[in-house]
This is a predicted structure of a 147-nucleotide RNA (FMN riboswitch aptamer (RFN element)) from Rhizobium leucaenae USDA 9039. Rfam family: FMN riboswitch aptamer (RFN element). About the family: The RFN element is a highly conserved domain that is found frequently in the 5'-untranslated regions of prokaryotic mRNAs that encode for flavin mononucleotide (FMN) biosynthesis and transport proteins. The organism belongs to Martinezella leucaenae, within Bacteria. The sequence was found by an Rfam model in a public genome assembly.
RNA sequence: UAUCGUUCUCAGGGCGGGAAGCGAUUCCCCGCCGGCGGUAUCGGGAAGAUCCGGAACCCGCGAGCGCUUCCGGCAGCAGCCGGGGAGGUUAGCAGAUUCGAUAAAAUGCCGGAGACGAUGAUAUAGUCCGGAUGGAAGAGAGCACGC
Numbered sequence: 001u002a003u004c005g006u007u008c009u010c011a012g013g014g015c016g017g018g019a020a021g022c023g024a025u026u027c028c029c030c031g032c033c034g035g036c037g038g039u040a041u042c043g044g045g046a047a048g049a050u051c052c053g054g055a056a057c058c059c060g061c062g063a064g065c066g067c068u069u070c071c072g073g074c075a076g077c078a079g080c081c082g083g084g085g086a087g088g089u090u091a092g093c094a095g096a097u098u099c100g101a102u103a104a105a106a107u108g109c110c111g112g113a114g115a116c117g118a119u120g121a122u123a124u125a126g127u128c129c130g131g132a133u134g135g136a137a138g139a140g141a142g143c144a145c146g147c
Base pairs, nucleotide, nucleotide: 005143006142007141008140009139010138016030017029018028032126033117034116035061036060037059038058042053043052044051057114064093065092067087068086069085070084071083072081073080074079097113098112099111100110119130120129
């Protein structure tokens, strides 16, 4: 500098014990879990550029709801639908971290304390059941093309 297409595969963990209650894996007490990419004063490779691993709460992304729009269904014609498709960033639900230590440098290492987790249903759900034998950030492999 050019190419920057295409196919396939893969791609989420966790309710255990106890109290009260007719009834809760939902409330209360103690425990349990943490997608993907980036970052890296930590660890491994005897050392080392390089390599591998290393954050749920630092930066960004994804799924869900809501929203906009189209189709469909129901209707008492007001509206309703977790029925289906598309859009999708400016915003919403919507996310959550501090203290001490070390150090040139840490929201990441070490030690302590804390806070967070879509939606429908149901005795109030991060963990059960449902949408979901779905979707997807992305990871890997093959083929093609260019140098």